[in-house]
Model confidence (mean pLDDT): 82 of 100.
This is a predicted structure of a 112-nucleotide RNA (SAM riboswitch aptamer (S box leader)).
RNA sequence: UUCUUAUCAAGAGUAGGUGGAGGGACUAGCCCGAUGAUACCCGGCAACCGACUGAAAAGCACGGUGCUAAUUCUUGCGGAAACGAAUGGAUUUCGUUACUGAGAGAUGAGAG
Numbered sequence: 001u002u003c004u005u006a007u008c009a010a011g012a013g014u015a016g017g018u019g020g021a022g023g024g025a026c027u028a029g030c031c032c033g034a035u036g037a038u039a040c041c042c043g044g045c046a047a048c049c050g051a052c053u054g055a056a057a058a059g060c061a062c063g064g065u066g067c068u069a070a071u072u073c074u075u076g077c078g079g080a081a082a083c084g085a086a087u088g089g090a091u092u093u094c095g096u097u098a099c100u101g102a103g104a105g106a107u108g109a110g111a112g
Stems, first nucleotide, its partner, number of pairs: 001112008013042001016041003022032003026076001028074002043068003048064003052059002072104001077101003081097006
């Protein structure tokens, strides 16, 4: 880096430390940030893999990861519903709202 597969609505600092300007993957939004972000350390959460216990379900939290603002913050391509606007009306188009499938992304495990 590619493929397969599972998960992504819960949880995690009530003034922790270092350090100083960006950050939330990308697009468009909308947010977070000198009352200190990102990052690192500590702490914490969870329980994917291994170990251990167990007949199993499961437990545990020792080891390997992971995570620790906002649903994966929303959204990008479709579906269908309600409401509104355009039209004399319907069809149709557009907008808003909640729902839903995929895509994209993230993480674990396995494979090349």